[in-house]
Context: one part of a larger RNA
RNA sequence: GGAUGAACGCUGGCGGCGUGCUUAACACAUGCAAGUCGAACGAGUGAGACGCCUUCGGGUGUCGAGCGAGUGGCGGACGGGUGAGUAACGCGUGGGUAACCUGCCUUAUACCGGGGGAUAACAGUUAGAAAUGACUGCUAAUACCGCAUAAGCUUACAGUACCGCAUGGUACCGUGAGAAAAGCUCCGGCGAUAUAAGAUGGACCCGCGUCUGAUUAGUUAGUUGGUGGGGUAACGGCCUACCAAGACUGCGAUCAGUAGCCGACCUGAGAGGGUGAUCGGCCACAUUGGGACUGAGACACGGCCCAAACUCCUACGGGAGGCAGCAGUGGGGAAUAUUGGGCAAUGGGCGCAAGCCUGACCCAGCGACGCCGCGUGAGUGAUGAAGUAUUUCGGUAUGUAAAGCUCUAUCAGCAGGGAAGAAAAUGACGGUACCUGACUAAGAAGCCCCGGCUAACUACGUGCCAGCAGCCGCGGUAAUACGUAGGGGGCAAGCGUUAUCC
Numbered sequence: 001g002g003a004u005g006a007a008c009g010c011u012g013g014c015g016g017c018g019u020g021c022u023u024a025a026c027a028c029a030u031g032c033a034a035g036u037c038g039a040a041c042g043a044g045u046g047a048g049a050c051g052c053c054u055u056c057g058g059g060u061g062u063c064g065a066g067c068g069a070g071u072g073g074c075g076g077a078c079g080g081g082u083g084a085g086u087a088a089c090g091c092g093u094g095g096g097u098a099a100c101c102u103g104c105c106u107u108a109u110a111c112c113g114g115g116g117g118a119u120a121a122c123a124g125u126u127a128g129a130a131a132u133g134a135c136u137g138c139u140a141a142u143a144c145c146g147c148a149u150a151a152g153c154u155u156a157c158a159g160u161a162c163c164g165c166a167u168g169g170u171a172c173c174g175u176g177a178g179a180a181a182a183g184c185u186c187c188g189g190c191g192a193u194a195u196a197a198g199a200u201g202g203a204c205c206c207g208c209g210u211c212u213g214a215u216u217a218g219u220u221a222g223u224u225g226g227u228g229g230g231g232u233a234a235c236g237g238c239c240u241a242c243c244a245a246g247a248c249u250g251c252g253a254u255c256a257g258u259a260g261c262c263g264a265c266c267u268g269a270g271a272g273g274g275u276g277a278u279c280g281g282c283c284a285c286a287u288u289g290g291g292a293c294u295g296a297g298a299c300a301c302g303g304c305c306c307a308a309a310c311u312c313c314u315a316c317g318g319g320a321g322g323c324a325g326c327a328g329u330g331g332g333g334a335a336u337a338u339u340g341g342g343c344a345a346u347g348g349g350c351g352c353a354a355g356c357c358u359g360a361c362c363c364a365g366c367g368a369c370g371c372c373g374c375g376u377g378a379g380u381g382a383u384g385a386a387g388u389a390u391u392u393c394g395g396u397a398u399g400u401a402a403a404g405c406u407c408u409a410u411c412a413g414c415a416g417g418g419a420a421g422a423a424a425a426u427g428a429c430g431g432u433a434c435c436u437g438a439c440u441a442a443g444a445a446g447c448c449c450c451g452g453c454u455a456a457c458u459a460c461g462u463g464c465c466a467g468c469a470g471c472c473g474c475g476g477u478a479a480u481a482c483g484u485a486g487g488g489g490g491c492a493a494g495c496g497u498u499a500u501c502c
Base pairs, nucleotide, nucleotide: 001502002501003500004499006498007497008496009495010494013374014373015372016371017370018369019367020366021332026330027329028328030327031326032325035074036073037072040071041070044067045066048063049062050061051060052059053058081285082284083283090210091209092208093207094206095205096204097203100202101201105198106197107196108195109194110193112191113147115145116144122137123136124135125134126133127132153178154177155176156175157174159172160171161170162169163168183190184189211257212256213255218248219247220246223245224244225243226242227241228240229239230238260282261281262280263279264275265274266273267272287308288307289306290305291304310321311320312319313318338364340363341362342361346360347358348357349356350355377407378406379405380404387398388397389396390395411443414437415436416435417434421429446491447490448489449488450487451472452471453470457486458485459484460483461482467474468473
């Protein structure tokens, strides 16, 4: 000098764009943050419409928008948060899979035939304070279970051809065995099943790179390799039985400490050094530890089970909970915001759609926290006014500064108009941005410094005291270094200080 997610002191007019718990991965009151589909299904309720009977009170039948607990489907594996752990194929980069999976989507081919038994809801009985159940009976489906069919598929045993990187791969063909489905409809469509391919997303393996310590030198027993078996989407000590005795290490194993990694950001002429906030990619985690279930996908933040700590309810028998989602509270701290508006846009889930949901997101609020822009007036004005400071008492400085005169209106304030962002309709922002008019110099300047480094000097007070200080050093009676005043210098809605990095 530059930089910061900064803090502190004094000060503070406006706007735009950004940005805001770096500490306790501490504990959390309250609200919201993941639903949706009636065009899968059976009950329920039911505005209303039409018809019949009637003693005019009403009764009854059919259809039925809407609502909707339950069964069922898809989505709750995305989006959002945090950085505790991790020195690792975690990340970065470049390859590999003759060792793999992939819902929704796209393309192509084939197919959607015929049966069965249940069960929730519901009704009844019943246990419990509650959470939640138990028993009996009834019922439907795109729920569940058989059967048929098999273009293609899987598998076993053969064969042929070609290829190869060893195990092998690809194509064709024969025989045997095996496996599928679901319908709805407003008639426009929407779907179910199988196979092949694509796309997308993921899984695994390898080369190289990736902090410090030797005042850590030896480490390892499923450990290293093989065979058989199991398991997985798949390779593999991934697991298991047996066999062998290996494997890593001074090119730093093991141990210990620290740490999410990167694109990037800061600095620097560069080489480097430092950092890893915001934004983007990957990873890991969801009170702590463990486990699996479902599913195309999880070992699952707002799912389940077990254990632990903590909190809450209880009729003491037993139950409920998880903000490192958005706000917000307590606590910690030098320190970090609103219990706001809206789904209008972009995107996501469900749905044929209308639409519903969306604290993602878009906006608004708060904070000079940062960057950028603008303003706090312009011209003229010498009796060089008054005041103040100083003085050699003549003057000098403040100083064209003020006053006065002549103008202007950026910003703020007032009034009127008023968007784009949206596609036919639909705008939270918002009567916002912006435009126009009238109006008054009015409402808008501070902070640090003045011995040298380093731009800027005098007076008074103090008297090694009080104090200053980044370094050198000032102060003991004329201190340009302390304190105050006048003057001056530098930056400016900021200016200084502290902390950290180059």